This is a predicted structure of a 574-nucleotide part of an RNA (large-subunit ribosomal RNA, domain V) from an Anaerolineaceae bacterium. Rfam family: Bacterial large subunit ribosomal RNA. Gene Ontology terms of the family: structural constituent of ribosome and ribosome.
[in-house]
Context: one part of a larger RNA
RNA sequence: CUCCAGAUGGGAAGUGAAGACCCCGUGGAGCUUUACUGCAGCCUGUCGCUGUGUUACGGUAUUCCUUGCGCAGCGUAGAUGGGAGGCGUCGAACCAUCCCCUCCGGGGGGUGGGGAGCCACCAAUGAGACACCAUCCUUGGUUUACUGUAACACUAACUCAAACUUGAGGACAACGGUAGGUAGGCAGUUUGGGUGGGGCGCCACACCCUCGAAAAAAUAUCAAGGGUGCCCUAAGGUCAACUCAAGCGAGUCAGAAACCCGCUGAAGAGUGUCAAGAGCAAAAGUUGGCCUGACGCGAUUUCGCAUAGCAAGUAAUCGCGAGAGGAAACUCGGGUCUAACGAACCAAUACGCCCUGUUGAUGAGGGCUAUUGACGACAGAAAAGCUACCCCGGGGAUAACAGAGUCGUCGCCGGCAAGAGCACAUAUCGACCCGGCGGCUUGCUACCUCGAUGUCGGUUCUUUCCAUCCUGGCCGUGCAGCAGCGGCCAAGGGUGAGGUUGUUCGCCUAUUAAAGGGGAUCGUGAGCUGGGUUUAGACCGUCGUGAGACAGGUCGGUUACUAUCUAUAAGGAG
Repeated sequence: CUCCAGAUGGGAAGUGAAGACCCCGUGGAGCUUUACUGCAGCCUGUCGCUGUGUUACGGUAUUCCUUGCGCAGCGUAGAUGGGAGGCGUCGAACCAUCCCCUCCGGGGGGUGGGGAGCCACCAAUGAGACACCAUCCUUGGUUUACUGUAACACUAACUCAAACUUGAGGACAACGGUAGGUAGGCAGUUUGGGUGGGGCGCCACACCCUCGAAAAAAUAUCAAGGGUGCCCUAAGGUCAACUCAAGCGAGUCAGAAACCCGCUGAAGAGUGUCAAGAGCAAAAGUUGGCCUGACGCGAUUUCGCAUAGCAAGUAAUCGCGAGAGGAAACUCGGGUCUAACGAACCAAUACGCCCUGUUGAUGAGGGCUAUUGACGACAGAAAAGCUACCCCGGGGAUAACAGAGUCGUCGCCGGCAAGAGCACAUAUCGACCCGGCGGCUUGCUACCUCGAUGUCGGUUCUUUCCAUCCUGGCCGUGCAGCAGCGGCCAAGGGUGAGGUUGUUCGCCUAUUAAAGGGGAUCGUGAGCUGGGUUUAGACCGUCGUGAGACAGGUCGGUUACUAUCUAUAAGGAG
């Protein structure tokens, strides 16, 4: 060196399983509820099956009767029309008595007596006779019919028990239709996006101004600084007149500031707004007069919005019509310009017009046009949660461990030296400020790994660094000696045992020369352990209506692998 058999398990980010954590998907499922929309079920009304009767109280129609008072007027005049006569021995006036109504004056009716009359037409009144007749209104009563509500009774539907053609209940109940309510009992679904992972937060989700923006235009970030979701019939249109802020001088009360006068005064004011940038002086500012263009119909263009296309909205220019102001030229389609906004469906309102049953009218319905009502996640689904019982598809496009980068933080060192050190910066300690090194802390980034690189601590075993805890050599000292303090060289060897805690760490105990600090995927689970963390069970506290949740606590809880290569140590053969 080659080979053989056995051994150990450092490496092959070993094998196993398209990661269960995390995120994503307009994926799924289970569960919850005061999510959304429904469906059983239940409650109630009503109709059908469903009939008879009584009473009470209503409704509607009807029969007969009755009621009717402004003032004036014989007096209690309901309305209209006819009308010159009507009623009366079938009992008039009048008297007595009873009942009802009443505006207290009378009106109506019954009974008895009585025995022949009584009322109208004429003057006052808008209207003339309850003299008489017809129709009608109003008030009250009455009759009849239908019907409602409530109570009661019935029996024949129907129900139950029976099996004796009987009993109990009874038009209820049951059943069916329909309407309203209720309804996680059940079902189907939804539960947005952005995001230095996701969640929580926020809106950077629709708009406007400045800057970033790199001197055309355009231009991103959870970049920087702000603003909008209105207001105004004048704060709009036009015509005319005027000039502001501030300063100085002067003037009764009057002062720093009231009002008046004079001078200087290009804007240092004002311009609806808690935006900014532009613009503006015989004005776009301030004041006054008259008005409503804060118009109707249409065309083109700009921004929105990409040298493809695209909506609402916004702005500019022009034509026709009807107007306002002005002597006129002209100006005026809101506000000096850039923000102040919203599709379709549906509803309401307005105005007319059109359409719908074979004709006409009325009703009802539909359509056209305009305005208003909102989607702010702002080119606009109708919409709450839990999952540790979970599942699928994916992602290292994206988090947790480890690595990598960085090094604010952390550890160590240095520069300068204010000061402390009784004096004296530098024996020793050392502020402020500044510069490094390390890669042991914690962050940040998201570059490798999500078809998986096993996660804390302990244990076992090996190796390495030095910023040295002990042992060795040397220097300074505020080093007399002993003992210290600080520094330089040095990694050969050593650095132990207990108590508590899952602990790393820390605290404590007795020793010791000393009981140093780190790295090796926070060395080491194909070596062990499994106490902690981090599945499924369960309890407590807190939160939640709930399902459930909690870097809160608590008890319990499967640790796979037969070694191919390499590596290592010992053995054998050549």
The coordinates come from a structure-prediction model, not an experiment, and the mean pLDDT is 80.